A computed fold for an 87-nucleotide RNA from Octadecabacter sp., annotated as Glycine riboswitch aptamer. NCBI's taxonomy places the organism under Bacteria, Pseudomonadati, Pseudomonadota, Alphaproteobacteria, Octadecabacter. The coordinates come from a structure-prediction model, not an experiment, and the mean pLDDT is 81. Its Rfam family is "Glycine riboswitch aptamer". Rfam describes the family as follows. This family represents the bacterial glycine riboswitch. Rfam links the family to the GO term glycine biosynthetic process.

RNA sequence: UUCUCGCCCGCGGGAGAGAUCGGGAUUUCCCGGCGCCGAAGGAGCAACGACCCGGAAACUCUCAGGCAAACGGACCGCGGAUCGUAA
Numbered sequence: 001u002u003c004u005c006g007c008c009c010g011c012g013g014g015a016g017a018g019a020u021c022g023g024g025a026u027u028u029c030c031c032g033g034c035g036c037c038g039a040a041g042g043a044g045c046a047a048c049g050a051c052c053c054g055g056a057a058a059c060u061c062u063c064a065g066g067c068a069a070a071c072g073g074a075c076c077g078c079g080g081a082u083c084g085u086a087a
Base pairs, nucleotide, nucleotide: 001087002086005084006083008080009079010078011077012076013075018034020033021032022031023030024029035067036066037065041063042061043060044059048054049053
């Protein structure tokens, strides 16, 4: 200097599963029961390796979270700014 990648910010898109049953409270809440979902977060593992260990996910688990709308939402796109990384 550029702006490849990462963190962060803004905008847009963004799935799944009971508006279930009972009680309380009455304004979408609290407690309990049964049934479910996976794409916040978390946990587990293969190949492989330097092998008591390390080691990936959108796989698996479902602790947490969620199952009308809203909120949230991995990830994707666009824009931006600082720091690091890369050239």